[in-house]
Context: one part of a larger RNA
RNA sequence: UGGUUGUGAAGGAACUAGGCAAAAUCACUCCGUAAGUUCGCAAGAAGGAGGCCCUUCGGGGCGCAGAGAAAAGGCCCUGGCAACUGUUUAUCAAAAACACAGCACUGUGCUAACUCGCAAGAGGAUGUAUACAGUGUGACGCUUGCCCAAUGCCCGAAUGUCACGGGAGCAGGUUAGCUUCGGCGAAGCUUGCAACUUAAGCACGGGUCAAUGGCGGCCGUAACUAUGACGGUCCUAAGGUAGCGAAGUUCCUUGUCGGGUAAGUUCCGACGCGCAUGAAUAGCGUAAUGACUGGGGCACUGUCUCCACAACCAACUCG
Repeated sequence: UGGUUGUGAAGGAACUAGGCAAAAUCACUCCGUAAGUUCGCAAGAAGGAGGCCCUUCGGGGCGCAGAGAAAAGGCCCUGGCAACUGUUUAUCAAAAACACAGCACUGUGCUAACUCGCAAGAGGAUGUAUACAGUGUGACGCUUGCCCAAUGCCCGAAUGUCACGGGAGCAGGUUAGCUUCGGCGAAGCUUGCAACUUAAGCACGGGUCAAUGGCGGCCGUAACUAUGACGGUCCUAAGGUAGCGAAGUUCCUUGUCGGGUAAGUUCCGACGCGCAUGAAUAGCGUAAUGACUGGGGCACUGUCUCCACAACCAACUCG
């Protein structure tokens, strides 16, 4: 000097990004226990008391100390998120991510759809729509607004477009024959062109948003001012409803007001022109749960003011 462990006056989080670490609490018995609530919980809530030995149950005895050593919850208040138990980046992330029961949509009538395989075949399933597959959401409660213009999907079949194929017909080559010797030229074979015919698709007409997605601007207006219920106008497929809101979303911003503190860029409650919230990429609530995350308090402490000392193990010196 480092490490491991322990003790500490007064103070008690002043430390720090943050009470990280440590301390404190701790088993058992008895008393007692709030808001909230899905009536199960919350709850070991909180907060108290007890402990050895003798006893005639009145009491008495011993020790510094009676759960005599060791092992054994700290607690409360208030937000966010996820309902929950669970799962995960083996080896820097355990979470608010994944899953989940529940909800919804879509496909599938059985040789099912779907998946694997070149195929045979297999799974689905020795199941049969209360089933199976796919997608989204994610307990529960209250709800889930408007838009089908775009993209996708579904339905339709009149018309337009349109491939291969079929193909009336036309033209070229070849040549039996004819010939005025210049040519003409049947049938067959062959080469090219081609009217017309011809499926899906696309165009076209509908439907569909718990399909992918989207959900405006400007100007004026009330007898103080301000504001704008109201009016005008442009554009759109439709112009954001209920809720929530400086949010895990707010740039300006430490917004403004209130609370908490002596003092609060965090926190809680409000406000709302929301740079750039918003309804199954779900919206808003929500008891319980959480090695999640924010704020506050009690207790407790060497985290700190401010360090000191001790034991042991190293380092170091001598041997």
Record summary:
This is a predicted structure of a 319-nucleotide part of an RNA (large-subunit ribosomal RNA, domain IV) from a Phycisphaerales bacterium. Its mean pLDDT, the model's own confidence on a scale to 100, is 89. Lineage of the source: Bacteria > Pseudomonadati > Planctomycetota > Phycisphaerae > Phycisphaerales. Rfam family: Bacterial large subunit ribosomal RNA. Rfam links the family to the GO terms structural constituent of ribosome and ribosome.